[in-house]
RNA sequence: GGAGGUGAAAGCGGUGGAGUCCGCUACAACCGCAGCCUUCGGGCUGCCAAUGACUCCUACAGAGAC
Numbered sequence: 001g002g003a004g005g006u007g008a009a010a011g012c013g014g015u016g017g018a019g020u021c022c023g024c025u026a027c028a029a030c031c032g033c034a035g036c037c038u039u040c041g042g043g044c045u046g047c048c049a050a051u052g053a054c055u056c057c058u059a060c061a062g063a064g065a066c
Base pairs, nucleotide, nucleotide: 010025011024012023013022016057017056018055019054020053021052032047033046034045035044036043037042
C1' cells in the first nucleotide's frame, strides 16, 4: 500500500463544547453539600464548582496594564 473478514463503537460520572485517559451502567449507571423546619411527602436558606482527571476553547467573576 492492497485485498478479505468482523464490528456499528451506546449511555452516565451536580451548569457549555472538544481531545485523551479512568470509572460505572443496560434490572440501570446518574440526578452536589451544609443548616433550620417538617404533617416525614417535603419546604426554606446558605456554600463550592463550567473537569470524574488532565489540556484547550467558550460563558461568567475578580485584579492589573494599555
This is a predicted structure of a 66-nucleotide RNA (Fluoride riboswitch aptamer (crcB RNA motif)) from an Acidobacteriota bacterium. It was read from a public genome assembly, where an Rfam model found it. The source organism's lineage runs through Bacteria, Pseudomonadati and Acidobacteriota.